Notes
RNAcentral holds the full RNA, with entries from ENA and SILVA. Predicted 3D model of a 508-nucleotide part of an RNA (small-subunit ribosomal RNA, 5' domain) from bacterium enrichment culture clone RB7c. The coordinates come from a structure-prediction model, not an experiment, and the mean pLDDT is 82. Rfam family: Bacterial small subunit ribosomal RNA. Rfam links the family to the GO terms structural constituent of ribosome and ribosome.
[in-house]
Context: one part of a larger RNA
RNA sequence: GGACGAACGCUGGCGGGGUGUUUUACACAUGGAAGUCGAACGGGGAACAAACGCUUCGGUGUUUGUUUCCAGUGGCGGACGGGUGAGUAACGCGUGAACAAGCUGUCCUUCACAGGGGGAUAACACUGAGAAAUCAGUGCUAAUACCGCAUAAGACCACAUUGCCGCAUGGCAGAGGGGUCAAAGGAUUUAUCCGGUGAGGGGGGCGUUCGCGUCCCAUUAGAUAGUUGGUGAGGUAACGGCCCACCAAGUCAGCGAUGGGUAGCCGAGCUGAGAGGCUGAUCGGCCACACUGGGACUGAAACACGGCCCAAACUCCUACGGGAGGCAGCAGUGGGGAAUAUUGGGCAAUGGGGGAAACCCUUACCCAGCAACGCCGCGUGAGAGAAGAAGGUUUUCGGAUUGUAAAUCUCUGUCCUUGGGGGCGAAGGAAGUGACGGUACCCAGGGAGGAAGCCCCGGCUAACUACGUGCCAGCAGCCGCGGUAAUACGUAGGGGGCGAGCGUGUCC
Numbered sequence: 001g002g003a004c005g006a007a008c009g010c011u012g013g014c015g016g017g018g019u020g021u022u023u024u025a026c027a028c029a030u031g032g033a034a035g036u037c038g039a040a041c042g043g044g045g046a047a048c049a050a051a052c053g054c055u056u057c058g059g060u061g062u063u064u065g066u067u068u069c070c071a072g073u074g075g076c077g078g079a080c081g082g083g084u085g086a087g088u089a090a091c092g093c094g095u096g097a098a099c100a101a102g103c104u105g106u107c108c109u110u111c112a113c114a115g116g117g118g119g120a121u122a123a124c125a126c127u128g129a130g131a132a133a134u135c136a137g138u139g140c141u142a143a144u145a146c147c148g149c150a151u152a153a154g155a156c157c158a159c160a161u162u163g164c165c166g167c168a169u170g171g172c173a174g175a176g177g178g179g180u181c182a183a184a185g186g187a188u189u190u191a192u193c194c195g196g197u198g199a200g201g202g203g204g205g206c207g208u209u210c211g212c213g214u215c216c217c218a219u220u221a222g223a224u225a226g227u228u229g230g231u232g233a234g235g236u237a238a239c240g241g242c243c244c245a246c247c248a249a250g251u252c253a254g255c256g257a258u259g260g261g262u263a264g265c266c267g268a269g270c271u272g273a274g275a276g277g278c279u280g281a282u283c284g285g286c287c288a289c290a291c292u293g294g295g296a297c298u299g300a301a302a303c304a305c306g307g308c309c310c311a312a313a314c315u316c317c318u319a320c321g322g323g324a325g326g327c328a329g330c331a332g333u334g335g336g337g338a339a340u341a342u343u344g345g346g347c348a349a350u351g352g353g354g355g356a357a358a359c360c361c362u363u364a365c366c367c368a369g370c371a372a373c374g375c376c377g378c379g380u381g382a383g384a385g386a387a388g389a390a391g392g393u394u395u396u397c398g399g400a401u402u403g404u405a406a407a408u409c410u411c412u413g414u415c416c417u418u419g420g421g422g423g424c425g426a427a428g429g430a431a432g433u434g435a436c437g438g439u440a441c442c443c444a445g446g447g448a449g450g451a452a453g454c455c456c457c458g459g460c461u462a463a464c465u466a467c468g469u470g471c472c473a474g475c476a477g478c479c480g481c482g483g484u485a486a487u488a489c490g491u492a493g494g495g496g497g498c499g500a501g502c503g504u505g506u507c508c
Stems, first nucleotide, its partner, number of pairs: 001508004007504004013378004018373001019371002021336001026334003030331002035076003040073002043070012083289003092214008102206003107202007115149001117147002124139006155180003159176001161174005185194003215261003222252003227249006234242001264286004268279004292311004314325004342368001344367003350364001351362004381411004391402004415450001416446006425436001453498005458479003464493005474481002
């Protein structure tokens, strides 16, 4: 000199655009944060209309139609988005390759197909158990739920075969006869649209492997039995000691194995002329985690933050038999701490999920609130004004200084205040749609009015006198000041620096 997720002290006018629990991955009251589809399905409720029946003329019942709501079956989504950095020194991350060892819902594209059947089950009704959470039994019913059959192919399986190719195992293409496997409908203006099944290609996504790089300690020197390799079998989407049986005795290590400590990694950020050093907040990519530990289920994808099961700790309910819960989502509370915000508005925009759509949901997001926490911009007035006023300080008592500073005069109107007008952001063929917000901005009126402090003045280092104190009280980054004239302590006047900030602190 620069920087900061800062904090503390004194002070504090406005705006823009940012940032804000670095500590206890401590515990959490309350409300929200993942739903949606009736154009997959059967029911139940409500409203309206029409017809018919009954009627005390008030209504009421049945059927049909329309609209709407509800739990349930079913579908898609709850693997995204959001949070945190505990763990991890690792193919975790970065970078470059590889998969003849792989998977892929929705999406795009190409080809082909959708024939005909069956049995259940929730809802519901009844019965029963329980304080509750919830559960059991009997009976009924539907589907794009479930299950056979048919049809199948360049799909899959085994067999035998031809051609081409390669990168070792091999790959690709073609013909052959066997064997195995599909499907679902809904809406409709009858034009069609949305779906279903099989196969090929693409896109994006994921999985796996390898080269190189990735902190400290040798006051850690030996480590290792599924350990290293082989054969076979299992398992996986797939390779593999991934797992298992048998066989062999290997494998790693001074180019640092093993052990211990610390730590999420990177793009980047800060600094520096650079080399380098330090950091990994916000934003973006990847990874890991979701009270702690373990496990699988479903699914295209999870071993799943707001899913399931088990165990342990903690909290809560209980009729003591048994149950419920998981803020490292957004707010918020307690606690810890030097220290870090609102239990706000809105889906208007962007984006996401569902839906044919209307639309619904969305603490993602867009906004507003709080905080000088940092960055940037503006203001606290401008010009004139010497009797160099008064007052203060000082004095050699002449003066000097505060000082054009004030007063006074003439102006200006940024900010402020009052009134009026008032956005862009809103796209698409049109209409409608704005939380922010009557905000920004524009016009008019008012009025210098409401807006300056902090640190320092011995040298380094810009800035000096007086009084008080008397090695005391105190100062101090280093050197050092203070023991009776202290430019170094305290106060005052004056001065210097920066300025809505100024000092203190940490890092380079």